[in-house]
RNA sequence: AAAGGCACACCCGGCGAAAGCCGGGGCCGCAAAGCCACGAGGCUACCGCUCGCGCACCGGCGCGGGCCACGCCAGUCGGGCCGCCGAA
Numbered sequence: 001a002a003a004g005g006c007a008c009a010c011c012c013g014g015c016g017a018a019a020g021c022c023g024g025g026g027c028c029g030c031a032a033a034g035c036c037a038c039g040a041g042g043c044u045a046c047c048g049c050u051c052g053c054g055c056a057c058c059g060g061c062g063c064g065g066g067c068c069a070c071g072c073c074a075g076u077c078g079g080g081c082c083g084c085c086g087a088a
Base pairs, nucleotide, nucleotide: 005030006029010025011024012023013022014021015020028075034081035080036079038078039077040076041073042072043071048067049066050065051064052063053062054061055060
């Protein structure tokens, strides 16, 4: 090199509060686009905290704003682990 592999967006079905994940399809693309959230970074914010307003009037409830990772991203980068084919 070739064979073979993976699969973004998007579509369908499922899970989830969301980010996102899983299965099927799939033109972007990938030589680790295989695995691991350890470092940096990014995304989301159910719960929680907090502020405002309204309702209620011990406790509370609803709506909206802000903060927060314990959730997520390995196809953002670094790091770790493992590994297929093999022409000239």
The RNA shown here (c-di-GMP-I riboswitch aptamer) has 88 nucleotides and comes from a soil metagenome. The model forms 100% of the base pairs in the Rfam consensus. The sequence is in RNAcentral, with records from MGnify.